[in-house]
Molecule: RNase P RNA; transfer RNA
Organism: Candidatus Eiseniibacteriota bacterium
RNA backbone atom coordinates (compact mmCIF):
# COMPACT_ATOMS: atom_id res chain seq x y z
C1' N A 1 0.00 0.00 0.00
C1' N A 2 -3.90 -3.57 -1.22
C1' N A 3 -7.55 -7.24 0.25
C1' N A 4 -10.25 -9.30 4.28
C1' N A 5 -12.28 -10.85 9.47
C1' N A 6 -14.53 -9.61 14.18
C1' N A 7 -16.55 -6.07 17.63
C1' N A 8 -18.26 -1.39 19.78
C1' N A 9 -20.34 3.56 19.76
C1' N A 10 -23.03 8.02 17.84
C1' N A 11 -26.75 10.82 14.76
C1' N A 12 -31.58 10.04 12.61
C1' N A 13 -30.56 17.17 11.15
C1' N A 14 -30.11 22.35 14.00
C1' N A 15 -31.94 27.54 14.51
C1' N A 16 -35.58 31.37 13.30
C1' N A 17 -40.42 33.11 11.31
C1' N A 18 -45.62 32.03 9.91
C1' N A 19 -49.85 28.70 9.98
C1' N A 20 -51.76 24.37 12.60
C1' N A 21 -52.61 19.18 16.03
C1' N A 22 -52.91 16.58 20.97
C1' N A 23 -52.39 16.24 26.45
C1' N A 24 -51.49 18.61 31.31
C1' N A 25 -51.28 23.05 34.66
C1' N A 26 -52.71 28.27 35.86
C1' N A 27 -55.98 32.51 35.04
C1' N A 28 -60.52 34.92 32.87
C1' N A 29 -65.10 31.82 35.86
C1' N A 30 -69.29 28.35 39.02
C1' N A 31 -68.30 22.82 35.43
C1' N A 32 -68.07 22.52 30.10
C1' N A 33 -67.02 25.31 25.61
C1' N A 34 -63.89 29.42 24.25
C1' N A 35 -59.71 32.89 25.02
C1' N A 36 -54.70 34.07 27.06
C1' N A 37 -50.04 32.26 29.26
C1' N A 38 -46.61 28.15 30.49
C1' N A 39 -44.93 23.03 29.86
C1' N A 40 -44.63 17.71 27.58
C1' N A 41 -45.21 15.32 22.62
C1' N A 42 -42.39 8.51 18.42
C1' N A 43 -38.23 4.53 17.33
C1' N A 44 -33.66 1.98 16.73
C1' N A 45 -36.27 -0.78 14.92
C1' N A 46 -42.35 1.87 17.57
C1' N A 47 -42.43 -3.38 12.44
C1' N A 48 -43.05 -9.03 12.16
C1' N A 49 -46.09 -11.09 16.32
C1' N A 50 -41.40 -15.50 16.41
C1' N A 51 -40.24 -16.72 21.80
C1' N A 52 -40.39 -15.40 27.21
C1' N A 53 -42.80 -12.71 31.24
C1' N A 54 -45.77 -8.98 34.21
C1' N A 55 -51.11 -7.89 34.62
C1' N A 56 -56.48 -9.52 34.18
C1' N A 57 -60.49 -13.04 33.75
C1' N A 58 -61.95 -18.22 33.38
C1' N A 59 -60.86 -23.33 34.87
C1' N A 60 -58.56 -26.30 38.68
C1' N A 61 -58.69 -32.12 45.17
C1' N A 62 -53.90 -35.08 44.28
C1' N A 63 -51.06 -38.01 40.88
C1' N A 64 -50.38 -39.99 36.03
C1' N A 65 -51.34 -40.35 30.65
C1' N A 66 -52.14 -37.63 26.18
C1' N A 67 -50.74 -32.95 23.56
C1' N A 68 -47.03 -28.91 22.79
C1' N A 69 -41.96 -27.13 23.27
C1' N A 70 -36.55 -27.30 24.15
C1' N A 71 -31.97 -30.31 23.44
C1' N A 72 -23.20 -30.51 24.11
C1' N A 73 -21.58 -28.31 29.31
C1' N A 74 -21.48 -24.63 33.11
C1' N A 75 -23.12 -19.87 34.29
C1' N A 76 -26.36 -15.26 33.82
C1' N A 77 -31.60 -13.84 34.13
C1' N A 78 -38.14 -12.71 36.81
C1' N A 79 -38.20 -16.03 32.56
C1' N A 80 -36.89 -17.65 27.60
C1' N A 81 -36.14 -21.14 21.96
C1' N A 82 -32.15 -15.19 24.68
C1' N A 83 -27.08 -14.04 26.26
C1' N A 84 -21.83 -15.15 28.19
C1' N A 85 -17.66 -18.36 28.82
C1' N A 86 -16.02 -23.06 27.46
C1' N A 87 -16.04 -28.53 25.04
C1' N A 88 -16.07 -31.60 20.61
C1' N A 89 -16.59 -31.95 15.24
C1' N A 90 -16.32 -29.64 10.38
C1' N A 91 -14.73 -25.47 6.86
C1' N A 92 -10.95 -21.57 5.77
C1' N A 93 -3.56 -20.22 4.34
C1' N A 94 -5.38 -17.07 8.41
C1' N A 95 -8.03 -13.46 11.48
C1' N A 96 -12.48 -16.23 12.08
C1' N A 97 -17.10 -18.92 10.74
C1' N A 98 -20.79 -22.96 11.09
C1' N A 99 -22.99 -27.31 13.62
C1' N A 100 -24.48 -30.14 18.35
C1' N A 101 -28.85 -35.59 23.19
C1' N A 102 -29.84 -41.04 21.61
C1' N A 103 -29.41 -44.93 15.14
C1' N A 104 -25.64 -50.58 20.22
C1' N A 105 -34.47 -50.16 22.85
C1' N A 106 -38.00 -50.86 18.90
C1' N A 107 -40.81 -49.62 14.21
C1' N A 108 -40.43 -47.30 9.45
C1' N A 109 -37.99 -45.28 4.87
C1' N A 110 -33.55 -45.45 1.58
C1' N A 111 -36.56 -43.76 -5.65
C1' N A 112 -33.38 -45.22 -10.14
C1' N A 113 -29.21 -48.29 -10.77
C1' N A 114 -27.19 -52.59 -8.62
C1' N A 115 -26.18 -59.55 -7.00
C1' N A 116 -27.39 -57.21 -2.53
C1' N A 117 -29.90 -50.95 0.74
C1' N A 118 -29.34 -54.12 6.20
C1' N A 119 -31.18 -61.12 10.70
C1' N A 120 -26.97 -59.54 4.46
C1' N A 121 -26.74 -61.57 -0.39
C1' N A 122 -24.39 -64.09 -4.83
C1' N A 123 -24.67 -61.32 -11.36
C1' N A 124 -19.79 -61.74 -13.62
C1' N A 125 -15.45 -63.86 -11.75
C1' N A 126 -12.45 -67.76 -8.63
C1' N A 127 -12.44 -72.93 -6.66
C1' N A 128 -14.24 -78.20 -5.73
C1' N A 129 -17.41 -82.48 -7.13
C1' N A 130 -20.63 -85.25 -10.59
C1' N A 131 -22.60 -86.20 -15.64
C1' N A 132 -22.42 -85.64 -21.01
C1' N A 133 -19.60 -84.37 -25.41
C1' N A 134 -15.03 -83.19 -28.16
C1' N A 135 -9.68 -83.46 -28.77
C1' N A 136 -4.79 -85.52 -27.63
C1' N A 137 -1.56 -89.43 -25.63
C1' N A 138 -0.78 -94.51 -23.87
C1' N A 139 -2.59 -99.58 -23.58
C1' N A 140 -5.95 -103.61 -25.05
C1' N A 141 -9.49 -106.23 -28.48
C1' N A 142 -12.03 -107.26 -33.38
C1' N A 143 -11.83 -106.53 -38.58
C1' N A 144 -9.54 -105.07 -43.27
C1' N A 145 -5.34 -103.93 -46.20
C1' N A 146 -0.09 -103.75 -47.48
C1' N A 147 4.94 -105.29 -47.42
C1' N A 148 8.88 -108.84 -46.29
C1' N A 149 10.72 -114.17 -45.45
C1' N A 150 9.17 -119.08 -48.12
C1' N A 151 8.56 -122.75 -54.82
C1' N A 152 3.28 -122.71 -53.24
C1' N A 153 -0.39 -123.32 -49.25
C1' N A 154 -1.28 -123.10 -44.01
C1' N A 155 0.69 -120.28 -40.25
C1' N A 156 3.65 -116.77 -37.46
C1' N A 157 5.44 -111.76 -37.17
C1' N A 158 5.71 -106.42 -38.48
C1' N A 159 3.36 -101.90 -40.24
C1' N A 160 -0.94 -98.96 -41.54
C1' N A 161 -6.27 -97.78 -41.27
C1' N A 162 -11.23 -97.91 -39.06
C1' N A 163 -14.34 -98.96 -34.80
C1' N A 164 -14.94 -100.03 -29.50
C1' N A 165 -13.16 -100.12 -24.32
C1' N A 166 -9.95 -98.37 -20.15
C1' N A 167 -6.70 -94.59 -17.93
C1' N A 168 -4.61 -89.66 -17.86
C1' N A 169 -4.69 -84.55 -19.41
C1' N A 170 -7.11 -80.28 -21.70
C1' N A 171 -11.60 -77.78 -23.30
C1' N A 172 -17.01 -76.91 -23.66
C1' N A 173 -21.96 -77.41 -21.65
C1' N A 174 -25.33 -78.78 -17.63
C1' N A 175 -26.21 -79.76 -12.43
C1' N A 176 -24.76 -79.52 -7.13
C1' N A 177 -21.69 -76.98 -3.64
C1' N A 178 -17.92 -73.45 -1.45
C1' N A 179 -16.40 -68.27 -1.57
C1' N A 180 -16.49 -62.64 -0.83
C1' N A 181 -10.01 -61.30 -2.55
C1' N A 182 -11.38 -58.77 -7.52
C1' N A 183 -15.15 -56.35 -11.31
C1' N A 184 -19.31 -53.28 -11.81
C1' N A 185 -23.90 -49.99 -9.57
C1' N A 186 -25.03 -46.13 -6.35
C1' N A 187 -25.48 -40.41 -2.38
C1' N A 188 -24.24 -44.56 0.63
C1' N A 189 -21.70 -51.57 -0.06
C1' N A 190 -20.69 -54.58 5.68
C1' N A 191 -13.02 -51.93 8.97
C1' N A 192 -7.65 -50.72 6.41
C1' N A 193 -2.95 -52.97 5.25
C1' N A 194 0.61 -57.00 5.44
C1' N A 195 1.78 -62.08 6.60
C1' N A 196 0.12 -66.98 7.59
C1' N A 197 -3.54 -70.19 5.93
C1' N A 198 -6.79 -72.52 2.04
C1' N A 199 -9.33 -76.33 -3.32
C1' N A 200 -10.29 -71.06 -3.89
C1' N A 201 -11.05 -67.60 -0.24
C1' N A 202 -12.47 -65.00 4.12
C1' N A 203 -10.91 -61.53 11.22
C1' N A 204 -10.43 -67.93 9.58
C1' N A 205 -5.67 -66.76 12.62
C1' N A 206 -1.80 -63.18 13.89
C1' N A 207 1.03 -58.25 14.06
C1' N A 208 0.25 -52.93 13.28
C1' N A 209 -3.30 -48.89 12.52
C1' N A 210 -8.41 -46.78 12.94
C1' N A 211 -13.01 -47.10 15.47
C1' N A 212 -16.65 -49.14 19.42
C1' N A 213 -17.94 -50.82 24.42
C1' N A 214 -16.40 -51.71 29.38
C1' N A 215 -12.93 -51.11 33.62
C1' N A 216 -9.19 -48.31 36.21
C1' N A 217 -5.64 -43.89 37.15
C1' N A 218 -4.78 -38.42 36.49
C1' N A 219 -6.79 -33.25 35.24
C1' N A 220 -11.46 -30.34 35.01
C1' N A 221 -17.68 -27.95 38.77
C1' N A 222 -18.96 -30.09 33.96
C1' N A 223 -19.18 -31.08 28.60
C1' N A 224 -14.54 -33.41 27.86
C1' N A 225 -9.15 -34.43 27.63
C1' N A 226 -5.09 -37.80 28.57
C1' N A 227 -2.75 -42.55 30.06
C1' N A 228 -3.13 -47.89 30.86
C1' N A 229 -5.80 -52.53 30.43
C1' N A 230 -9.60 -55.93 28.71
C1' N A 231 -13.38 -57.60 25.31
C1' N A 232 -15.21 -58.70 20.64
C1' N A 233 -13.64 -58.51 15.38
C1' N A 234 -16.64 -53.90 13.36
C1' N A 235 -21.61 -51.84 14.35
C1' N A 236 -24.52 -47.92 6.99
C1' N A 237 -27.61 -43.20 6.68
C1' N A 238 -32.16 -40.51 8.19
C1' N A 239 -34.95 -38.66 14.72
C1' N A 240 -36.16 -30.39 10.88
C1' N A 241 -39.98 -39.67 10.20
C1' N A 242 -42.49 -42.24 14.42
C1' N A 243 -40.01 -42.88 18.77
C1' N A 244 -36.60 -43.14 23.51
C1' N A 245 -34.28 -40.10 27.44
C1' N A 246 -33.94 -35.44 30.40
C1' N A 247 -36.26 -30.81 31.50
C1' N A 248 -40.33 -27.14 30.93
C1' N A 249 -45.60 -26.57 30.14
C1' N A 250 -53.69 -25.06 32.31
C1' N A 251 -56.72 -21.75 28.64
C1' N A 252 -57.62 -16.93 26.80
C1' N A 253 -55.96 -12.31 25.90
C1' N A 254 -56.36 -4.77 27.47
C1' N A 255 -61.66 -5.78 21.85
C1' N A 256 -58.45 -9.05 29.11
C1' N A 257 -61.33 -7.09 33.07
C1' N A 258 -63.98 -3.48 36.42
C1' N A 259 -67.26 0.95 37.33
C1' N A 260 -70.96 4.74 35.82
C1' N A 261 -74.77 4.91 32.39
C1' N A 262 -78.72 7.90 28.81
C1' N A 263 -82.60 8.94 24.56
C1' N A 264 -85.86 5.46 22.08
C1' N A 265 -87.99 0.59 22.12
C1' N A 266 -89.16 -3.40 25.28
C1' N A 267 -89.74 -5.93 30.67
C1' N A 268 -91.65 -5.73 35.94
C1' N A 269 -94.52 -3.36 40.12
C1' N A 270 -98.18 0.18 41.84
C1' N A 271 -102.10 3.80 40.98
C1' N A 272 -105.96 6.13 37.75
C1' N A 273 -109.50 5.98 33.75
C1' N A 274 -111.99 1.54 31.56
C1' N A 275 -114.50 -3.47 31.42
C1' N A 276 -116.83 -7.54 34.21
C1' N A 277 -119.37 -10.02 38.83
C1' N A 278 -122.67 -9.02 43.21
C1' N A 279 -126.94 -5.26 42.07
C1' N A 280 -133.13 -1.60 40.04
C1' N A 281 -129.51 2.56 40.33
C1' N A 282 -125.39 4.88 42.99
C1' N A 283 -121.40 4.09 46.44
C1' N A 284 -118.34 0.18 47.88
C1' N A 285 -115.74 -4.67 47.51
C1' N A 286 -113.52 -8.29 44.28
C1' N A 287 -111.57 -9.69 39.46
C1' N A 288 -109.33 -8.56 34.54
C1' N A 289 -105.29 -6.42 32.20
C1' N A 290 -104.58 -6.62 25.25
C1' N A 291 -104.50 -1.25 24.62
C1' N A 292 -104.40 4.39 27.15
C1' N A 293 -102.28 7.90 31.16
C1' N A 294 -98.97 8.68 35.56
C1' N A 295 -95.13 7.11 39.08
C1' N A 296 -91.26 3.78 40.47
C1' N A 297 -87.72 -0.37 39.65
C1' N A 298 -84.15 -3.52 37.21
C1' N A 299 -81.21 -5.32 32.81
C1' N A 300 -78.77 -4.25 28.21
C1' N A 301 -77.02 -0.71 24.34
C1' N A 302 -74.79 4.28 22.67
C1' N A 303 -71.37 6.94 25.37
C1' N A 304 -67.95 8.00 29.42
C1' N A 305 -64.27 6.68 33.32
C1' N A 306 -60.63 3.26 35.34
C1' N A 307 -57.10 -0.39 33.77
C1' N A 308 -52.91 3.61 31.59
C1' N A 309 -47.88 5.63 32.22
C1' N A 310 -42.85 5.14 38.86
C1' N A 311 -41.23 0.92 35.70
C1' N A 312 -37.58 -6.44 36.16
C1' N A 313 -37.33 2.41 34.42
C1' N A 314 -33.18 5.86 32.53
C1' N A 315 -28.23 8.35 33.37
C1' N A 316 -23.45 8.82 36.09
C1' N A 317 -19.75 6.90 39.56
C1' N A 318 -17.48 2.97 42.51
C1' N A 319 -16.79 -2.29 43.63
C1' N A 320 -17.03 -7.79 42.38
C1' N A 321 -16.80 -11.09 38.03
C1' N A 322 -12.65 -13.57 32.08
C1' N A 323 -17.75 -12.32 30.58
C1' N A 324 -23.12 -12.18 30.25
C1' N A 325 -24.33 -9.77 34.73
C1' N A 326 -24.73 -8.48 39.93
C1' N A 327 -24.24 -5.14 44.33
C1' N A 328 -23.89 -0.18 46.50
C1' N A 329 -24.25 5.29 46.22
C1' N A 330 -26.03 9.78 43.77
C1' N A 331 -29.22 12.21 40.25
C1' N A 332 -33.79 12.33 36.91
C1' N A 333 -39.38 11.85 35.64
C1' N A 334 -39.41 10.82 30.13
C1' N A 335 -45.94 10.69 24.78
C1' N A 336 -50.72 8.92 26.28
C1' N A 337 -53.99 9.67 21.23
C1' N A 338 -59.21 6.48 20.38
C1' N A 339 -60.72 6.92 13.27
C1' N A 340 -56.69 7.94 16.36
C1' N A 341 -52.27 14.03 17.72
C1' N A 342 -46.63 14.46 17.40
C1' N A 343 -47.29 18.38 11.11
C1' N A 344 -46.70 21.93 6.75
C1' N A 345 -44.23 26.21 4.10
C1' N A 346 -40.07 29.62 3.68
C1' N A 347 -35.01 31.36 4.93
C1' N A 348 -30.02 30.46 6.96
C1' N A 349 -26.45 26.92 8.73
C1' N A 350 -24.53 21.92 9.21
C1' N A 351 -24.03 16.70 6.73
C1' N A 352 -23.56 13.40 2.22
C1' N A 353 -22.88 12.81 -3.28
C1' N A 354 -21.47 14.80 -8.25
C1' N A 355 -19.03 18.53 -11.47
C1' N A 356 -15.57 22.76 -12.14
C1' N A 357 -11.57 26.07 -10.40
C1' N A 358 -7.48 27.14 -7.00
C1' N A 359 -3.89 25.72 -3.10
C1' N A 360 -0.91 21.99 -0.35
C1' N A 361 1.43 17.08 0.13
C1' N A 362 3.11 12.35 -1.86
C1' N A 363 4.30 9.08 -5.92
C1' N A 364 5.46 8.51 -11.08
C1' N A 365 7.12 10.51 -16.05
C1' N A 366 9.60 9.14 -22.08
C1' N A 367 10.15 16.33 -21.26
C1' N A 368 12.97 21.08 -20.60
C1' N A 369 16.46 24.23 -17.76
C1' N A 370 20.38 24.86 -14.12
C1' N A 371 24.00 22.79 -10.86
C1' N A 372 27.07 18.93 -8.57
C1' N A 373 29.87 14.30 -7.82
C1' N A 374 32.99 10.44 -8.89
C1' N A 375 33.69 6.67 -12.28
C1' N A 376 33.85 5.44 -17.71
C1' N A 377 34.79 6.96 -23.02
C1' N A 378 36.85 10.62 -26.45
C1' N A 379 39.74 15.09 -27.64
C1' N A 380 43.26 19.06 -26.15
C1' N A 381 47.22 21.35 -22.93
C1' N A 382 51.19 20.77 -19.27
C1' N A 383 54.64 17.70 -16.42
C1' N A 384 57.54 13.05 -15.15
C1' N A 385 59.92 8.28 -16.96
C1' N A 386 62.31 6.64 -21.30
C1' N A 387 67.79 8.90 -26.27
C1' N A 388 63.56 11.10 -30.04
C1' N A 389 59.06 9.55 -32.70
C1' N A 390 56.06 6.57 -30.04
C1' N A 391 54.36 4.43 -25.46
C1' N A 392 53.15 4.50 -20.03
C1' N A 393 51.77 7.38 -15.69
C1' N A 394 50.13 12.02 -13.14
C1' N A 395 47.55 16.93 -13.10
C1' N A 396 44.05 20.28 -15.36
C1' N A 397 40.12 21.65 -18.80
C1' N A 398 36.14 20.56 -22.49
C1' N A 399 32.30 17.22 -24.63
C1' N A 400 29.09 12.86 -24.21
C1' N A 401 26.59 9.07 -21.30
C1' N A 402 24.92 7.57 -16.26
C1' N A 403 23.56 9.09 -11.26
C1' N A 404 21.90 12.79 -7.64
C1' N A 405 19.62 17.53 -6.04
C1' N A 406 16.50 21.84 -7.29
C1' N A 407 12.92 24.49 -10.45
C1' N A 408 9.12 24.27 -14.19
C1' N A 409 5.45 21.06 -16.88
C1' N A 410 2.12 16.59 -17.22
C1' N A 411 -0.59 12.34 -14.87
C1' N A 412 -2.60 9.83 -10.52
C1' N A 413 -3.97 9.71 -5.35
C1' N A 414 -5.14 12.16 -0.71
C1' N A 415 -6.44 16.66 2.01
C1' N A 416 -8.29 21.80 2.21
C1' N A 417 -10.98 26.24 0.23
C1' N A 418 -14.60 28.46 -3.07
C1' N A 419 -18.73 28.17 -6.69
C1' N A 420 -22.87 25.45 -8.97
C1' N A 421 -26.36 21.30 -8.92
C1' N A 422 -28.70 17.23 -6.35
C1' N A 423 -30.05 14.30 -1.88
C1' N A 424 -31.76 12.97 3.47
C1' N A 425 -33.37 6.30 4.14
C1' N A 426 -36.39 2.34 6.84
C1' N A 427 -40.53 3.45 9.01
C1' N A 428 -44.43 5.43 12.64
C1' N A 429 -46.57 4.42 19.60
C1' N A 430 -52.10 1.90 20.72
C1' N A 431 -51.49 -2.27 28.18
C1' N A 432 -46.27 -2.75 29.53
C1' N A 433 -41.41 -5.04 29.65
C1' N A 434 -36.87 -8.65 28.28
C1' N A 435 -35.03 -10.91 23.77
C1' N A 436 -34.79 -12.63 18.64
C1' N A 437 -35.64 -11.75 13.49
C1' N A 438 -36.46 -8.59 9.41
C1' N A 439 -36.10 -3.40 6.85
C1' N A 440 -32.77 0.90 6.59
C1' N A 441 -29.33 6.50 5.36
C1' N A 442 -24.75 8.36 7.30
C1' N A 443 -20.44 8.99 10.55
C1' N A 444 -16.57 7.48 14.03
C1' N A 445 -13.41 4.10 16.81
C1' N A 446 -10.86 -0.47 18.35
C1' N A 447 -8.66 -5.31 17.71
C1' N A 448 -6.84 -8.99 14.26
C1' N A 449 -5.29 -11.76 9.73
C1' N A 450 -3.29 -12.54 4.65
C1' N A 451 -0.43 -10.73 0.39
C1' N A 452 3.27 -7.32 -1.62
C1' N A 453 7.21 -3.87 -0.56
C1' N A 454 10.90 -0.93 2.38
C1' N A 455 14.12 -0.27 6.80
C1' N B 1 -55.23 -3.96 18.15
C1' N B 2 -55.43 -9.40 18.99
C1' N B 3 -55.99 -14.49 16.86
C1' N B 4 -56.15 -18.17 12.73
C1' N B 5 -55.68 -19.98 7.49
C1' N B 6 -54.04 -20.10 2.26
C1' N B 7 -50.48 -19.50 -2.05
C1' N B 8 -49.10 -25.49 -7.62
C1' N B 9 -49.73 -23.73 -15.93
C1' N B 10 -53.85 -18.26 -18.41
C1' N B 11 -58.27 -20.50 -14.98
C1' N B 12 -60.14 -24.62 -11.54
C1' N B 13 -57.23 -27.88 -8.98
C1' N B 14 -54.83 -33.39 -7.16
C1' N B 15 -50.26 -34.50 -5.13
C1' N B 16 -47.42 -34.56 2.07
C1' N B 17 -40.02 -37.02 0.88
C1' N B 18 -38.15 -40.29 -5.09
C1' N B 19 -39.62 -38.13 -13.20
C1' N B 20 -45.77 -32.65 -10.68
C1' N B 21 -52.25 -36.33 -12.01
C1' N B 22 -56.78 -34.43 -14.25
C1' N B 23 -60.35 -30.83 -16.39
C1' N B 24 -61.24 -26.00 -19.00
C1' N B 25 -58.72 -22.59 -22.15
C1' N B 26 -54.66 -21.98 -26.04
C1' N B 27 -51.61 -23.98 -30.33
C1' N B 28 -50.96 -27.77 -34.24
C1' N B 29 -53.01 -31.96 -36.97
C1' N B 30 -57.05 -35.48 -38.54
C1' N B 31 -62.36 -35.61 -40.07
C1' N B 32 -65.66 -31.85 -43.37
C1' N B 33 -67.38 -28.64 -49.43
C1' N B 34 -66.64 -25.00 -44.95
C1' N B 35 -67.55 -25.02 -39.84
C1' N B 36 -69.31 -27.01 -35.00
C1' N B 37 -68.91 -31.42 -32.24
C1' N B 38 -65.43 -35.54 -31.89
C1' N B 39 -60.39 -37.84 -32.00
C1' N B 40 -54.86 -37.37 -31.67
C1' N B 41 -50.49 -34.53 -30.23
C1' N B 42 -48.38 -30.50 -27.30
C1' N B 43 -47.51 -26.65 -22.95
C1' N B 44 -44.81 -26.31 -15.25
C1' N B 45 -37.86 -27.07 -14.70
C1' N B 46 -38.29 -20.24 -10.45
C1' N B 47 -44.64 -25.55 -7.19
C1' N B 48 -44.96 -17.10 -3.87
C1' N B 49 -39.52 -15.67 -2.40
C1' N B 50 -34.73 -16.57 0.50
C1' N B 51 -31.85 -19.88 3.54
C1' N B 52 -31.35 -24.79 6.08
C1' N B 53 -32.14 -30.57 7.10
C1' N B 54 -31.57 -34.85 3.54
C1' N B 55 -28.20 -38.65 -1.32
C1' N B 56 -32.73 -36.16 -2.90
C1' N B 57 -37.74 -30.88 -0.87
C1' N B 58 -43.92 -28.67 -4.02
C1' N B 59 -43.89 -31.70 0.62
C1' N B 60 -39.95 -31.17 6.61
C1' N B 61 -37.72 -26.63 9.59
C1' N B 62 -36.62 -21.15 10.04
C1' N B 63 -37.24 -16.13 8.01
C1' N B 64 -39.85 -12.84 4.52
C1' N B 65 -43.95 -11.23 0.88
C1' N B 66 -49.03 -11.14 -0.70
C1' N B 67 -54.17 -12.47 0.03
C1' N B 68 -58.47 -14.19 2.95
C1' N B 69 -61.27 -15.03 7.47
C1' N B 70 -62.78 -14.50 12.94
C1' N B 71 -63.15 -11.43 17.75
C1' N B 72 -65.97 -5.14 19.68
RNA sequence: GGGACGGCCCCAGGCGAUCGCUCCCCGGCACGACCGGGGGGAGGAAAGUCCGAGCUCCACGGGGCAGGGUGCUUCGUAACGCGAAGGCCGGGUGACCGGCGGAAAGCGCCACAGAAAACAUACCGCCCCGCACUCAAAGGCCGCGCGGUCUCCCGAUGCGCUGCCUUUGAGUGCGGGGUAAGGGUGAAAAGGCGAGGUAAGAGCUCACCGGUUCCGGAGGUGACUUCGGAAGCCAGGCAAGCCCCACCUGGAGCAAGGCCGAAUAGGGAGGGAGAGCCGCCCCGUCUCAAGCCCUCCGGGUAGGCCGCACGAGCCCCGCGGUGACGCGGGGCCCAGAUGAAUGAUCGCCACCCCGCACCCAAAGGACGGCGGUUCGAGAGAGGACGACGCGUCCUUCCUCACCCACCGCCUUUGGGUGCGGGGGACAGAACUCGGCUUAUGGGGCCGUCCCAUGA
RNA sequence: GGCGGCAUAGCCAAGUGGUAAGGCAGAGGACUGCAAAUCCUUUAUCCCCCGGUUCGAAUCCGGGUGCCGCCU